[in-house]
Small-subunit ribosomal RNA, 3' major domain from Gramella sp. MAR_2010_164, 474 nucleotides, folded computationally.
The RNAcentral record of the full RNA draws on ENA and SILVA.
Taxonomically the source falls in Christiangramia (Bacteria, Pseudomonadati, Flavobacteriia, Flavobacteriaceae).
Its Rfam family is "Bacterial small subunit ribosomal RNA". Rfam links the family to the GO terms structural constituent of ribosome and ribosome.

Context: one part of a larger RNA
RNA sequence: UGACGGGGGCCCGCACAAGCGGUGGAGCAUGUGGUUUAAUUCGAUGAUACGCGAGGAACCUUACCAGGGCUUAAAUGCAGUCUGACAGGCGUGGAAACAUGCCCUUCUUCGGACAGAUUGCAAGGUGCUGCAUGGUUGUCGUCAGCUCGUGCCGUGAGGUGUCAGGUUAAGUCCUAUAACGAGCGCAACCCCUGUUGUUAGUUGCCAGCGAGUCAUGUCGGGAACUCUAACGAGACUGCCGGUGCAAACCGCGAGGAAGGUGGGGAUGACGUCAAAUCAUCACGGCCCUUACGUCCUGGGCCACACACGUGCUACAAUGGUAGGGACAGAGGGCAGCUACCCCGCGAGGGGAUGCGAAUCUUCAAACCCUAUCACAGUUCGGAUCGCAGUCUGCAACUCGACUGCGUGAAGCUGGAAUCGCUAGUAAUCGCAUAUCAGCCAUGAUGCGGUGAAUACGUUCCCGGGCCUUGUACA
Repeated sequence: UGACGGGGGCCCGCACAAGCGGUGGAGCAUGUGGUUUAAUUCGAUGAUACGCGAGGAACCUUACCAGGGCUUAAAUGCAGUCUGACAGGCGUGGAAACAUGCCCUUCUUCGGACAGAUUGCAAGGUGCUGCAUGGUUGUCGUCAGCUCGUGCCGUGAGGUGUCAGGUUAAGUCCUAUAACGAGCGCAACCCCUGUUGUUAGUUGCCAGCGAGUCAUGUCGGGAACUCUAACGAGACUGCCGGUGCAAACCGCGAGGAAGGUGGGGAUGACGUCAAAUCAUCACGGCCCUUACGUCCUGGGCCACACACGUGCUACAAUGGUAGGGACAGAGGGCAGCUACCCCGCGAGGGGAUGCGAAUCUUCAAACCCUAUCACAGUUCGGAUCGCAGUCUGCAACUCGACUGCGUGAAGCUGGAAUCGCUAGUAAUCGCAUAUCAGCCAUGAUGCGGUGAAUACGUUCCCGGGCCUUGUACA
């Protein structure tokens, strides 16, 4: 100087407390461990691994296993030699890759081009080392810290500044001061959202006027309103009162759509964990080279006495079922989204139309009204299993999703323990997208609808910041 303390002081955080809803019990989905296996590819392992890499494993992917092939090789370049093909079609062997037979078969400005075969030089490796590395990432932590120049103090390591008194979300600011300044962080500048003005008025809008319809901005028209999207305004403790030297704090203060960082996002200092990744990529070293490279068929990654994590669905009446009625936002769409009509109980099928989309299309559920069920393993719950089908795709046996009929398991609110959340939040309800032929999505990322309760307080648990103290630790 740090680190540590079941030392002290001050302070903060959904850290506790106060509340609301869960997990832990059940069934299933998914990941992991273990076990099994020819293989169940590899990585991630307290917080900071475990719906993680994977934003989509039937083949492919695929790296794993079994078997069958190739050896300049799957790709590309250069040089030499040879051929006129290669491709395609029909065969044969085969699981295919591949091997092989027949048919057909180039252009030319004659230099060659193109393609194939062959030889040579360069290959290839998801093999090892993340403890050789770059890059990227997690975490402490959006915590308020981490440093430098000059000066001063100290033999020196180093200190001071950065401490003290206030204050703040903040090393934020003020006062004091052997310090005076500065940098990286904080804040602001950026984006979205909340109010409003101007400009603009189509594909969006429709107040007033007219036309038209069973009905609809459908048409003439309008530029008000909504909205769209560009530029502005607006919030600064600016004003008032109180406290204070100041900074600042307090006020059911005014005005205002918004008030003290208005709400949210992006943004992550010096560093820590030899943290993670050689399997995104790049790269040093080591290793393989008729194989640890590469092509193909089939299998596996989906196994199942068990254990754990994360979720979904429930156990019901604030509910289930049936009928009727209403209201979003944000996205996507041509090998696509599909109105409308017909067929089918349905998944879907057959026609057909518009739209490369503010034009067409995809478009809610909870909610409201009516009826019924009356506390039961039930009109709760839907696992499991049987049969019959639909769709995608060469192909749904291992191993897809969905539909119909039947079946109708566990489960009556969950021990010790444990998690999230402070407001348009929790809870609850659906919708969309990426990936994608299809989908094991209950996942992830967004979007809106309905919409709470509680916070006395900081004694205690956890994590963190500053000062101080002890130390046989570095």